[in-house]
RNA sequence: UGUUUUACAAAAGCGCCUGAACUAAGUCUGGUCGAGAAAGGCUUAGUUGACGAGGAGGAGGUUUAUCGAAUGUUCGGCGGAUACCUCCCGGCUGAAGUGCACAGCCGCAGUAAUUCCAAUUUUAAAACAGUAGGGCAACUUACUGCACAAAGGAUUGGAAAUGCACAAUG
Numbered sequence: 001u002g003u004u005u006u007a008c009a010a011a012a013g014c015g016c017c018u019g020a021a022c023u024a025a026g027u028c029u030g031g032u033c034g035a036g037a038a039a040g041g042c043u044u045a046g047u048u049g050a051c052g053a054g055g056a057g058g059a060g061g062u063u064u065a066u067c068g069a070a071u072g073u074u075c076g077g078c079g080g081a082u083a084c085c086u087c088c089c090g091g092c093u094g095a096a097g098u099g100c101a102c103a104g105c106c107g108c109a110g111u112a113a114u115u116c117c118a119a120u121u122u123u124a125a126a127a128c129a130g131u132a133g134g135g136c137a138a139c140u141u142a143c144u145g146c147a148c149a150a151a152g153g154a155u156u157g158g159a160a161a162u163g164c165a166c167a168a169u170g
Stems, first nucleotide, its partner, number of pairs: 014079004019075001020048010051068003057088005089107006097166005114160009128145007
């Protein structure tokens, strides 16, 4: 240094870095009588590479998996992921009950569950400013202060929304 095994820790704007950009050291070109400077090349080693909100029944499948913020490389690439699709399980709504279909939905366990509209509500964080550190540098860590979202959820109100059979007069 590589491979294998074992143990521990660690996550979903999460992890990683070979493209790219930047930094440093060495070296070459450059230019010159000679020596320099700007700029550029090569090698090696580093740095950057997603700011929060939201999101998990099970199995399989799939890949550009929701929402906004930002002085926008938060570029590009690889992997993963609570998304999406199908099926299954257990349920909800559809003018009071039961059953079978149909349509639209939910995944609760103290809280969920048809569609549309309106109102109210639901701690944003980076950024920015400052302070204290690390590094030659590019950069980076922690803390303090400060404002502003959208989606989704919750509550309330309104509107709209099956068929058949049985039973029953609720």